[in-house]
RNA sequence: GCCGACGUAGCUCAGCGGUAGAGCAAUUGUUUUGUAAACAAUAGGUCGUCAGUCCGAAUCUGACCGUCGGCU
Numbered sequence: 001g002c003c004g005a006c007g008u009a010g011c012u013c014a015g016c017g018g019u020a021g022a023g024c025a026a027u028u029g030u031u032u033u034g035u036a037a038a039c040a041a042u043a044g045g046u047c048g049u050c051a052g053u054c055c056g057a058a059u060c061u062g063a064c065c066g067u068c069g070g071c072u
Base pairs, nucleotide, nucleotide: 001071002070003069004068005067006066007065010024011023012022013021018055026042027041028040029039030038048064049063050062051061052060
């Protein structure tokens, strides 16, 4: 330099046009003499950035940024 994959909650990941979710982690409560465990609840997201298409974009298109891999 060229090609490809990926970017979503603190972490690991789903969601492939129509209200953004799960597990773990965190916080609070119940229970316990206390801790852990268990149970219940709560909070946490400008979906990498900027544009485009569309009535409507995390999702489709383009550019850029970042990570990883391959080729030279």
Background:
This is a predicted structure of a 72-nucleotide RNA (transfer RNA) from a Patescibacteria group bacterium. Its Rfam family is "tRNA". Rfam describes the family as follows. Transfer RNA (tRNA) molecules are approximately 80 nucleotides in length. Taxonomically the source falls in Bacteria candidate phyla (Bacteria).